[in-house]
About this RNA
Predicted 3D model of a 311-nucleotide RNA (Bacterial RNase P class A) from Candidatus Cryptobacteroides pullicola. The prediction has a mean pLDDT of 78. The gene name in the source record is rnpB. It matches the Rfam family "Bacterial RNase P class A". The family's RNA type in Rfam is ribozyme.
RNA backbone atom coordinates (compact mmCIF):
# COMPACT_ATOMS: atom_id res chain seq x y z
C1' N A 1 0.00 0.00 0.00
C1' N A 2 -4.14 -3.04 -0.60
C1' N A 3 -8.03 -5.97 1.90
C1' N A 4 -10.63 -7.17 6.27
C1' N A 5 -11.83 -7.35 11.65
C1' N A 6 -13.97 -5.02 16.31
C1' N A 7 -15.10 -1.12 19.04
C1' N A 8 -16.62 4.72 19.36
C1' N A 9 -18.42 9.19 17.57
C1' N A 10 -20.65 12.97 13.54
C1' N A 11 -25.38 12.70 11.46
C1' N A 12 -24.09 19.05 7.25
C1' N A 13 -22.53 24.07 8.59
C1' N A 14 -22.00 29.51 7.27
C1' N A 15 -23.85 33.96 4.83
C1' N A 16 -28.28 36.65 2.41
C1' N A 17 -33.58 37.11 1.67
C1' N A 18 -38.69 35.42 2.37
C1' N A 19 -41.97 32.55 5.90
C1' N A 20 -44.43 29.21 9.94
C1' N A 21 -45.31 27.70 15.38
C1' N A 22 -44.51 28.34 20.99
C1' N A 23 -44.22 32.92 24.12
C1' N A 24 -45.11 38.08 25.25
C1' N A 25 -48.54 44.13 25.55
C1' N A 26 -44.52 44.62 22.28
C1' N A 27 -39.91 41.96 22.59
C1' N A 28 -36.13 39.07 24.18
C1' N A 29 -36.00 33.60 24.52
C1' N A 30 -37.10 28.91 22.03
C1' N A 31 -38.09 25.02 18.06
C1' N A 32 -37.52 17.18 15.49
C1' N A 33 -34.31 12.11 15.46
C1' N A 34 -30.10 8.68 16.03
C1' N A 35 -33.01 5.67 14.99
C1' N A 36 -38.88 11.06 16.82
C1' N A 37 -39.66 4.38 12.70
C1' N A 38 -41.76 -0.85 13.93
C1' N A 39 -45.05 -1.03 18.39
C1' N A 40 -41.75 -5.93 19.98
C1' N A 41 -40.61 -5.92 25.00
C1' N A 42 -39.79 -3.70 30.88
C1' N A 43 -41.53 0.32 33.89
C1' N A 44 -43.63 5.48 35.65
C1' N A 45 -47.98 6.81 36.04
C1' N A 46 -53.88 6.52 35.85
C1' N A 47 -58.41 4.25 35.81
C1' N A 48 -61.09 -0.46 37.21
C1' N A 49 -60.92 -4.77 39.68
C1' N A 50 -59.34 -7.74 44.03
C1' N A 51 -60.43 -10.81 52.09
C1' N A 52 -57.20 -15.04 52.06
C1' N A 53 -55.28 -19.41 49.72
C1' N A 54 -55.31 -23.06 46.00
C1' N A 55 -55.75 -25.40 40.59
C1' N A 56 -55.48 -24.32 35.37
C1' N A 57 -53.56 -21.51 31.84
C1' N A 58 -49.03 -18.55 29.81
C1' N A 59 -44.11 -16.42 29.62
C1' N A 60 -39.05 -16.77 31.12
C1' N A 61 -34.76 -20.83 32.33
C1' N A 62 -25.57 -22.32 31.44
C1' N A 63 -22.91 -18.74 35.09
C1' N A 64 -21.26 -14.14 37.52
C1' N A 65 -21.91 -8.90 37.99
C1' N A 66 -25.04 -4.53 36.48
C1' N A 67 -30.12 -2.70 35.73
C1' N A 68 -36.72 -0.37 38.77
C1' N A 69 -37.77 -4.11 35.39
C1' N A 70 -37.26 -6.58 30.44
C1' N A 71 -37.40 -11.27 24.80
C1' N A 72 -32.25 -5.66 28.31
C1' N A 73 -27.11 -5.29 28.77
C1' N A 74 -21.22 -6.37 29.65
C1' N A 75 -17.97 -10.60 31.02
C1' N A 76 -17.51 -15.38 30.78
C1' N A 77 -18.83 -21.45 30.40
C1' N A 78 -19.74 -25.69 27.87
C1' N A 79 -21.19 -27.91 23.02
C1' N A 80 -21.53 -27.03 17.45
C1' N A 81 -20.79 -24.15 12.94
C1' N A 82 -17.55 -20.70 9.45
C1' N A 83 -13.38 -18.28 8.51
C1' N A 84 -5.56 -18.27 7.16
C1' N A 85 -6.93 -14.87 10.92
C1' N A 86 -8.26 -10.47 13.55
C1' N A 87 -13.06 -12.21 14.78
C1' N A 88 -18.22 -13.86 14.09
C1' N A 89 -22.37 -17.41 15.05
C1' N A 90 -25.95 -20.86 16.58
C1' N A 91 -27.42 -23.82 21.17
C1' N A 92 -28.67 -23.78 26.89
C1' N A 93 -33.01 -26.08 34.06
C1' N A 94 -33.53 -31.20 35.58
C1' N A 95 -35.29 -35.74 34.43
C1' N A 96 -35.26 -40.27 30.46
C1' N A 97 -41.16 -43.22 33.14
C1' N A 98 -44.89 -42.61 29.01
C1' N A 99 -46.26 -40.60 23.82
C1' N A 100 -44.87 -39.00 19.18
C1' N A 101 -41.71 -38.40 15.06
C1' N A 102 -37.23 -39.34 12.20
C1' N A 103 -38.58 -37.30 4.84
C1' N A 104 -36.30 -40.05 0.50
C1' N A 105 -33.26 -43.96 0.36
C1' N A 106 -32.89 -48.32 3.56
C1' N A 107 -34.34 -55.12 5.65
C1' N A 108 -34.31 -51.86 9.53
C1' N A 109 -35.23 -44.97 11.79
C1' N A 110 -35.17 -48.52 18.13
C1' N A 111 -35.90 -54.81 21.07
C1' N A 112 -33.45 -54.37 13.21
C1' N A 113 -31.84 -58.15 10.05
C1' N A 114 -31.62 -57.97 3.19
C1' N A 115 -26.80 -59.75 1.34
C1' N A 116 -23.68 -62.48 3.91
C1' N A 117 -21.42 -65.95 8.23
C1' N A 118 -22.06 -70.21 11.59
C1' N A 119 -24.41 -75.20 12.73
C1' N A 120 -27.91 -79.23 12.67
C1' N A 121 -30.53 -81.32 8.37
C1' N A 122 -34.92 -85.88 5.72
C1' N A 123 -31.78 -80.46 1.18
C1' N A 124 -37.75 -78.27 2.11
C1' N A 125 -36.17 -76.21 5.98
C1' N A 126 -35.18 -75.09 11.36
C1' N A 127 -31.74 -72.57 14.63
C1' N A 128 -27.87 -68.58 16.27
C1' N A 129 -24.72 -64.04 14.90
C1' N A 130 -24.53 -58.97 14.05
C1' N A 131 -18.28 -58.62 12.91
C1' N A 132 -17.90 -57.91 7.29
C1' N A 133 -21.51 -55.39 2.47
C1' N A 134 -25.09 -51.72 1.15
C1' N A 135 -28.22 -47.08 2.10
C1' N A 136 -28.77 -43.03 4.81
C1' N A 137 -28.06 -36.50 7.78
C1' N A 138 -28.22 -40.49 11.22
C1' N A 139 -27.82 -47.78 11.55
C1' N A 140 -26.18 -49.12 18.34
C1' N A 141 -18.32 -46.47 20.63
C1' N A 142 -12.80 -46.94 18.24
C1' N A 143 -9.29 -50.51 18.28
C1' N A 144 -6.43 -54.68 19.40
C1' N A 145 -5.76 -59.19 22.06
C1' N A 146 -8.90 -63.20 24.37
C1' N A 147 -13.03 -66.28 23.26
C1' N A 148 -16.63 -69.15 19.82
C1' N A 149 -19.28 -73.32 15.52
C1' N A 150 -19.76 -68.22 13.73
C1' N A 151 -19.41 -64.09 16.04
C1' N A 152 -20.78 -59.84 19.62
C1' N A 153 -18.50 -54.70 25.24
C1' N A 154 -19.07 -61.24 25.49
C1' N A 155 -14.33 -60.49 28.63
C1' N A 156 -9.83 -57.87 28.77
C1' N A 157 -6.01 -53.41 28.11
C1' N A 158 -5.85 -49.00 25.98
C1' N A 159 -9.06 -44.59 23.84
C1' N A 160 -13.08 -41.61 23.04
C1' N A 161 -18.10 -40.60 25.20
C1' N A 162 -21.62 -40.17 29.56
C1' N A 163 -22.51 -39.72 35.25
C1' N A 164 -20.96 -39.91 39.89
C1' N A 165 -16.45 -39.18 44.18
C1' N A 166 -12.24 -36.72 45.68
C1' N A 167 -7.74 -33.64 44.86
C1' N A 168 -6.35 -29.35 43.00
C1' N A 169 -7.90 -23.83 40.19
C1' N A 170 -12.16 -20.38 39.77
C1' N A 171 -17.29 -15.82 43.47
C1' N A 172 -19.30 -19.57 39.79
C1' N A 173 -20.86 -22.18 35.00
C1' N A 174 -17.17 -25.30 34.54
C1' N A 175 -12.07 -27.10 33.63
C1' N A 176 -6.59 -30.32 34.83
C1' N A 177 -5.65 -34.82 37.38
C1' N A 178 -7.09 -39.55 39.81
C1' N A 179 -11.08 -43.65 40.73
C1' N A 180 -15.69 -45.82 39.88
C1' N A 181 -19.63 -47.15 37.09
C1' N A 182 -22.37 -47.25 32.61
C1' N A 183 -23.88 -48.64 27.17
C1' N A 184 -31.19 -48.87 22.03
C1' N A 185 -29.76 -42.82 19.61
C1' N A 186 -31.73 -37.97 18.24
C1' N A 187 -35.59 -34.36 18.65
C1' N A 188 -40.64 -32.84 20.30
C1' N A 189 -44.04 -33.48 23.72
C1' N A 190 -45.96 -34.98 28.53
C1' N A 191 -43.44 -34.49 34.43
C1' N A 192 -40.89 -31.83 37.41
C1' N A 193 -38.27 -27.91 39.62
C1' N A 194 -37.01 -22.01 40.15
C1' N A 195 -38.46 -17.07 39.56
C1' N A 196 -42.69 -14.15 37.12
C1' N A 197 -47.96 -12.88 35.14
C1' N A 198 -55.08 -9.17 37.27
C1' N A 199 -57.67 -6.42 32.86
C1' N A 200 -57.38 -1.48 30.29
C1' N A 201 -54.40 2.72 28.73
C1' N A 202 -52.80 9.80 28.25
C1' N A 203 -58.74 9.07 23.11
C1' N A 204 -55.53 7.29 30.70
C1' N A 205 -57.62 10.02 34.23
C1' N A 206 -58.90 14.92 36.69
C1' N A 207 -60.46 19.69 37.12
C1' N A 208 -64.11 24.12 35.58
C1' N A 209 -68.64 24.39 32.91
C1' N A 210 -73.20 26.90 28.89
C1' N A 211 -77.36 26.22 25.77
C1' N A 212 -81.56 22.24 25.70
C1' N A 213 -84.21 19.21 28.72
C1' N A 214 -84.96 17.70 33.44
C1' N A 215 -84.04 13.75 39.00
C1' N A 216 -85.22 16.82 43.96
C1' N A 217 -86.39 21.19 46.61
C1' N A 218 -88.95 25.94 47.48
C1' N A 219 -92.93 29.96 46.68
C1' N A 220 -96.84 31.27 43.41
C1' N A 221 -101.43 30.56 40.22
C1' N A 222 -105.04 27.06 39.15
C1' N A 223 -111.76 23.07 37.49
C1' N A 224 -114.57 30.14 40.11
C1' N A 225 -110.34 27.09 34.57
C1' N A 226 -103.57 27.26 34.60
C1' N A 227 -102.44 25.90 29.67
C1' N A 228 -102.94 24.72 24.54
C1' N A 229 -105.55 24.22 19.39
C1' N A 230 -107.87 27.69 15.00
C1' N A 231 -105.39 32.75 14.85
C1' N A 232 -101.73 39.32 13.71
C1' N A 233 -105.23 40.71 17.76
C1' N A 234 -110.07 40.51 20.36
C1' N A 235 -114.72 37.76 20.52
C1' N A 236 -116.03 32.73 19.47
C1' N A 237 -116.17 27.54 19.31
C1' N A 238 -112.75 23.03 21.19
C1' N A 239 -109.80 20.37 24.32
C1' N A 240 -109.09 19.91 30.26
C1' N A 241 -104.51 19.70 34.96
C1' N A 242 -100.78 21.57 35.22
C1' N A 243 -98.32 26.47 34.42
C1' N A 244 -95.00 30.06 35.78
C1' N A 245 -90.44 31.83 39.17
C1' N A 246 -86.25 30.58 42.25
C1' N A 247 -82.88 27.16 44.12
C1' N A 248 -80.37 22.72 42.49
C1' N A 249 -77.13 17.81 41.28
C1' N A 250 -75.85 14.62 37.09
C1' N A 251 -74.38 14.87 32.03
C1' N A 252 -73.33 17.33 26.79
C1' N A 253 -70.68 21.30 23.68
C1' N A 254 -66.74 24.26 24.89
C1' N A 255 -62.32 25.64 28.21
C1' N A 256 -58.15 23.78 31.88
C1' N A 257 -55.08 20.13 33.09
C1' N A 258 -52.54 15.73 32.55
C1' N A 259 -48.07 18.29 28.76
C1' N A 260 -42.34 19.01 29.27
C1' N A 261 -36.39 24.36 27.93
C1' N A 262 -40.29 21.83 20.49
C1' N A 263 -45.29 20.50 21.77
C1' N A 264 -50.65 21.22 19.34
C1' N A 265 -55.82 23.43 17.66
C1' N A 266 -55.95 19.12 11.87
C1' N A 267 -51.11 19.52 13.17
C1' N A 268 -45.24 24.99 13.74
C1' N A 269 -40.39 23.29 13.11
C1' N A 270 -40.07 25.70 6.77
C1' N A 271 -38.51 27.42 1.22
C1' N A 272 -34.86 30.05 -2.80
C1' N A 273 -29.98 31.45 -3.72
C1' N A 274 -24.31 30.78 -2.92
C1' N A 275 -20.01 29.48 -0.84
C1' N A 276 -17.12 24.65 1.75
C1' N A 277 -18.56 20.27 -1.49
C1' N A 278 -20.83 17.20 -3.62
C1' N A 279 -28.26 17.47 -6.47
C1' N A 280 -25.90 15.18 2.00
C1' N A 281 -28.33 9.08 3.27
C1' N A 282 -32.16 7.35 6.27
C1' N A 283 -36.15 9.70 8.08
C1' N A 284 -39.60 13.51 10.85
C1' N A 285 -42.29 14.32 17.48
C1' N A 286 -47.98 13.77 19.50
C1' N A 287 -47.82 11.77 27.44
C1' N A 288 -43.14 10.11 29.47
C1' N A 289 -38.72 7.22 30.40
C1' N A 290 -35.70 2.48 29.67
C1' N A 291 -34.32 -1.16 26.25
C1' N A 292 -34.96 -4.37 21.37
C1' N A 293 -35.19 -3.86 16.28
C1' N A 294 -35.18 -2.15 11.62
C1' N A 295 -33.42 1.88 7.55
C1' N A 296 -29.05 4.99 6.14
C1' N A 297 -25.07 8.61 1.19
C1' N A 298 -20.88 10.24 3.69
C1' N A 299 -16.81 11.20 7.50
C1' N A 300 -13.73 10.85 11.84
C1' N A 301 -10.78 8.17 15.74
C1' N A 302 -8.82 3.97 18.41
C1' N A 303 -7.27 -1.79 18.94
C1' N A 304 -6.37 -5.92 15.86
C1' N A 305 -5.56 -9.19 11.20
C1' N A 306 -3.67 -10.92 6.69
C1' N A 307 -0.71 -10.51 2.28
C1' N A 308 2.96 -7.55 -0.27
C1' N A 309 6.99 -3.95 -0.23
C1' N A 310 10.88 -1.23 1.87
C1' N A 311 13.99 0.12 6.18
RNA sequence: AAGGUGGAGCGGUCUGCCGCCCGUCAAAGGGAGGAAAGUCCGGACAGGACAGGGCAUCCCGCUGCGGAAAGCGCAGGUAGGGGCAACCUUACGAGGGCCGUAACAGAAAAUUACAGCCUCUGUGGAGGCAACGGUGAAAACGCGAGGCAAGAGCUCACGACGCAGCCCAGCGAUGUGCUGCGGGUACGGUUCCGGGACCUGCAAGACCAAAUAUACUGGCAGACGAGGGCUGCCCGCCCGAUGCCAGGGGGUAGGUUGCGAAGAUAAAUGGCAGGCUAGAACAGAAACCGGCUUACGGCUCCACCUUUUUU